Predicted 3D model of a 100-nucleotide RNA (Guanidine-I riboswitch aptamer) from Paenibacillus sp. JCM 10914. Model confidence (mean pLDDT): 81 of 100.
RNA sequence: GCAAAUGUUAUCUAGGGUUCCGCGAUACUAUGUCGGUCAGGUCCGAGAGAUAACUCACAACUCAAGAGUUGUGCCACGGAGGGAUAAAAGCCUGGGAGAU
Numbered sequence: 001g002c003a004a005a006u007g008u009u010a011u012c013u014a015g016g017g018u019u020c021c022g023c024g025a026u027a028c029u030a031u032g033u034c035g036g037u038c039a040g041g042u043c044c045g046a047g048a049g050a051u052a053a054c055u056c057a058c059a060a061c062u063c064a065a066g067a068g069u070u071g072u073g074c075c076a077c078g079g080a081g082g083g084a085u086a087a088a089a090g091c092c093u094g095g096g097a098g099a100u
Stems, first nucleotide, its partner, number of pairs: 007054006015044002020041002022038001023035005056073007075095001077098001081093003
């Protein structure tokens, strides 16, 4: 310096905050204000977490010749700053800068 799909999506988790709900405090108590230094429901959520589906590549096998089935793929240290949303984050920037 070059190559490898270092593939896509969904659900979930670690994690994250505070729009809404709930909770707590407070006041002139069914409404307002404040509190995430409130465990929680909704919510956000991983390239380097999990699972599944799909897709791609290669190999083997099957085939009614259109394709199908099975297997393989699996490595990954990492800021600061900035951005979105109500807000924050392992989100996005970003498998980036940098390091090895």